Record summary
Transfer RNA from Tamias sibiricus, 70 nucleotides, folded computationally. The organism belongs to Tamias, within Eukaryota. RNAcentral holds the sequence, with entries from ENA.

[in-house]
RNA sequence: AAGACAUGGUGUAAGGGUAGCACGAAGAAUUUUGAAUUCUUUAGAUUAGGUUCAAGUCCUAUUGUUUUAG
Numbered sequence: 001a002a003g004a005c006a007u008g009g010u011g012u013a014a015g016g017g018u019a020g021c022a023c024g025a026a027g028a029a030u031u032u033u034g035a036a037u038u039c040u041u042u043a044g045a046u047u048a049g050g051u052u053c054a055a056g057u058c059c060u061a062u063u064g065u066u067u068u069a070g
Stems, first nucleotide, its partner, number of pairs: 001068006009023004017053001024042006047061004
């Protein structure tokens, strides 16, 4: 200098139109206990602007991580 990425505690999706899934955590049921199983709950967009009726998504800048070239 150029590119990519940033989404619950963790990992990972989403065509501009209700932010999902899995694991985890908490509670309950079952069990002599534990494990397993079932049910419920929990908790989320790096930041700041702009476009739009509506932005995780499009545009600009910023921060961080990472890759490439030298």
Source information:
Rfam family: tRNA. The prediction has a mean pLDDT of 81.